Glycine riboswitch aptamer from Desulfofundulus thermosubterraneus DSM 16057, 105 nucleotides, folded computationally. Its mean pLDDT, the model's own confidence on a scale to 100, is 81. The model forms 90% of the base pairs in the Rfam consensus. Rfam family: Glycine riboswitch aptamer. Gene Ontology term of the family: glycine biosynthetic process.

[in-house]
This record gives sequence, C1' cells and structure tokens, in this order.
RNA sequence: ACGGACCUCUGGAGAGAUUCCUUCCCCUCAGGAAGGAACACCGACGGGGCAAGUUUCCCGUAAGCGGGAAAUGAAACUCUCAGGUUCCAGGACAGAGGAGAUGGU
Repeated sequence: ACGGACCUCUGGAGAGAUUCCUUCCCCUCAGGAAGGAACACCGACGGGGCAAGUUUCCCGUAAGCGGGAAAUGAAACUCUCAGGUUCCAGGACAGAGGAGAUGGU
C1' cells in the first nucleotide's frame, strides 16, 4: 500500500400500561417510583448453535470414485442464557459528515 477501530447527527422494529407481595413518595381518593415472585410474550445490545464447501485420517477400488470419523465453517436463520414487553432510555442496521486507533507494508 492495505486496514475505518472510534466520534457526531438523523432514521430505526417487536412483545403484558399483566397479576400478587414489600418498601418509599404523595397522602382524601387516586397516582407514581424501586425491589421480589408468578404466568404470558419479543428478538435488532450481547451471547450460544449449524449448512454447503474445504482439510486431515480410516476403510473399500486397478483408478476414478464411494463410505465413515474429526476439524474448520455464515447470517437478519435458529435458541431465548442475558436483555427487553406505555413513554423515556436502549436498539442490530442504514444514511450523512469526520476520523487511520490496534495492526501492517
């Protein structure tokens, strides 16, 4: 050379404003906050799983090739561990504008 880590702005889905208990705020009612438990759900922070293919080994074959085992092997698929289920916040990813960090030549 290569390599965009990182920063800012914008957009950004899904699923119970569930039930019960405790504490606090307020205190007439009502309402709100935090924690715990229960059942029901979501997948787009994070995390787990694997297909073809490739490689190695073993067996069979004159060879081609076939069979078996293992390793490697992606996701927006899948699992729901974590996280989430009014708003806020978060949010994969995308767009715009910057940026060369770990490395490396």